[in-house]
RNA sequence: GCCUUAUCAAGAGUGGCGGAGGGAACGGCCCUGUGAAGCCACGACAACCUCCCGGCCUCCGGCCGCGAAAGGUGCCAAUUCCGACGGUGACGAAAGAUAAGGU
Numbered sequence: 001g002c003c004u005u006a007u008c009a010a011g012a013g014u015g016g017c018g019g020a021g022g023g024a025a026c027g028g029c030c031c032u033g034u035g036a037a038g039c040c041a042c043g044a045c046a047a048c049c050u051c052c053c054g055g056c057c058u059c060c061g062g063c064c065g066c067g068a069a070a071g072g073u074g075c076c077a078a079u080u081c082c083g084a085c086g087g088u089g090a091c092g093a094a095a096g097a098u099a100a101g102g103u
Base pairs, nucleotide, nucleotide: 001103002102003101004100005099006098007097008096013042014041015040016039017038021031022030023029026083027082028081043076045074048072049071050068051067053065054064055063056062057061080095085092086091
């Protein structure tokens, strides 16, 4: 990089360095010198992996539920900011993000 599966309306920021961009891409609309991106430190949130307990099954394993937060990731403006394709609409698809597994 590609494939599969799950989730995406909840939640959570301060300081230092830095200096003008950022919100994926297009159109909007926003954020930003009362300091953007990025980097660092500490903190928080969450609970995919992980761990505990219980239950179930076709029991080397898998599934479901409760819980924990030490470790591996993630994340901390706005629904994935909104729209874009289908649908009157609810919603669905596509694309994207994250995790786990595979290649």

SAM riboswitch aptamer (S box leader), 103 nucleotides, folded computationally. The prediction has a mean pLDDT of 84. It was read from a public genome assembly, where an Rfam model found it.